[in-house]
Description: This is a predicted structure of an 82-nucleotide RNA (c-di-GMP-I riboswitch aptamer) from a Gammaproteobacteria bacterium. The organism belongs to Gammaproteobacteria, within Bacteria. The coordinates come from a structure-prediction model, not an experiment, and the mean pLDDT is 80.
RNA sequence: AUCUGAAAAAGGCACACCUCCCGAGAGGGGGGCUCGCAAAGCCACCGGUCUACAUGUUCAGCCAGACAGCGGGGUUACCGAU
Numbered sequence: 001a002u003c004u005g006a007a008a009a010a011g012g013c014a015c016a017c018c019u020c021c022c023g024a025g026a027g028g029g030g031g032g033c034u035c036g037c038a039a040a041g042c043c044a045c046c047g048g049u050c051u052a053c054a055u056g057u058u059c060a061g062c063c064a065g066a067c068a069g070c071g072g073g074g075u076u077a078c079c080g081a082u
Stems, first nucleotide, its partner, number of pairs: 001082003005079001012037002017032006035069001041075003045072003048067004055060002
């Protein structure tokens, strides 16, 4: 520097559920637990999904948010392999 990450080791994250707190909500934070994850680290740039408000009126558009564990993109990184 590269990667269709096979085996291994060190360490990491944590769906659902339970619980406490925050939020109008989507959802977020702490603890327990562990479905899974090689970026399930970080960033709403593109698409997507979801929430709230008002409008037309029933699926559209605007605006404000949420999701990075929906996909793409950007960026940084452990181990391993070459």
Of the family's consensus pairs, 94% are formed in the model.